[in-house]
Annotation: Predicted 3D model of a 74-nucleotide RNA (SAH (S-adenosyl-L-homocysteine) riboswitch aptamer) from a marine eukaryotic metagenome. The RNAcentral record of the sequence draws on MGnify. Of the family's consensus pairs, 91% are formed in the model. The prediction has a mean pLDDT of 76.
RNA sequence: UUUCUGAGGAGCGUUGCGACGGAUAUUAUCCGCUAGGCUCAGAUAAAGACAAAACUAUUCCAACGGCGCUCGCU
Numbered sequence: 001u002u003u004c005u006g007a008g009g010a011g012c013g014u015u016g017c018g019a020c021g022g023a024u025a026u027u028a029u030c031c032g033c034u035a036g037g038c039u040c041a042g043a044u045a046a047a048g049a050c051a052a053a054a055c056u057a058u059u060c061c062a063a064c065g066g067c068g069c070u071c072g073c074u
Base pairs, nucleotide, nucleotide: 001045003043004042005041006040007039008038009071010070011069012068013067014066017037020032021031022030023029036064
């Protein structure tokens, strides 16, 4: 870095950037959908770096998440 899983309390309304789907076309436009797309933990694949890895003990254990409203917790 890729992919998967879990977590970050929940719901309603609203806008529609990116991504996605469809149409069209001159890599651009239109329509639809869309506010966990972010972070952390674990696992997976690949690459790179390095000398560590394992074990034990102790401590700590999130932050952020358009706008309005409601509930829950404190």